[in-house]
Context: one part of a larger RNA
RNA sequence: CCCUCGUUAAGGAACUCGGCAAAAUGACCCCGUAACUUCGGGAGAAGGGGCGGUUUUGCGUGUGAAGUGGUUUACCCAUGGAGCAUGCUGGACCCCCAGUAAAGAGAGCUAAGUGACUGUUUAGUAAAAACCCAUCUCUCUGCUAAGUCGUCAAGACGACGUAUAGGGAGUGACACCUGCCCGGUGCUGGAAGGUUAAGGGGAGAUGUCAUCCUGCCGCAAGGCAGGGGAAGCGUUGAACUGAAGCCCCAGUAAACGGCGGCCGUAACUAUAACGGUCCUAAGGUAGCGAAAUUCCUUGUCGGGUAAGUUCCGACCCGCACGAAUGGUGUAACUACUUAGCUGCUGUCUCAACGAGGGACUCG
Repeated sequence: CCCUCGUUAAGGAACUCGGCAAAAUGACCCCGUAACUUCGGGAGAAGGGGCGGUUUUGCGUGUGAAGUGGUUUACCCAUGGAGCAUGCUGGACCCCCAGUAAAGAGAGCUAAGUGACUGUUUAGUAAAAACCCAUCUCUCUGCUAAGUCGUCAAGACGACGUAUAGGGAGUGACACCUGCCCGGUGCUGGAAGGUUAAGGGGAGAUGUCAUCCUGCCGCAAGGCAGGGGAAGCGUUGAACUGAAGCCCCAGUAAACGGCGGCCGUAACUAUAACGGUCCUAAGGUAGCGAAAUUCCUUGUCGGGUAAGUUCCGACCCGCACGAAUGGUGUAACUACUUAGCUGCUGUCUCAACGAGGGACUCG
């Protein structure tokens, strides 16, 4: 010096990002207990008091011996209360610094945020405000259900269930609520018109080609070259026909999503209930708001402190809240986050001493 512990004058968070760590509280019995509340809670709220040993008084509770009486003579019934165990209560006495004598055993309160709650999670850096959840809503599905697994299978799950059921999605107890927009994207419905595939259709074009025509050679039979060309067999192919889809027409936002700008105006000033104008599918309603969201910003005012970039209450100029991507509240709950207070302390002022184990020296 390091690790693990113990004690500490005076002060008591001045430490620090932050009371991290430590200290403190502590069992049981009695008294007493606020706001708020979903009437269950909150609550062990908070805050107080008691607690050992010996002996003894009184009163209980449990068990129930001996004895006594009775008869239906039985492991019988009634009575009886000893002894033992245990509790409450009063008195006297004893000892210690200290009596739940050691050990083990909640610190508490206030305000706010968040998530209702119990639960789950990153086995080995994150336990949370993340996930789940009951609730609510939308949507699909009529049974060989939808959906899922499987080789476009058999088969299986769904389900030996049947719309009060099952699948998918979102929200996330409860209370009060959930505004406007269907122009875009999606979904659902519609079918008049436009577009549109394979297929059908086959006008026409074209290859080949018997017979045929012309020319040349040859006495002839025939050979060679060129041209036209039916049927057949092929190649190609216009019109016309041809579904869904798309275009189109409606509906639908607890579907994906979206929810304006400029200018002027009141008898001080300021502000603008009011007016004008442009644009849009519609221009953000209720509620909340410097917020887990506010850049400017330590906004401004109030509270708390001697002093407060945090905190609480307001204001509203919302850079860039806002209504099931839910909005605003909310009792209870949380190894959650933030601020304050009491108690308590070596966290600190400021360090000291002690114990054990290392390091170090020697062997």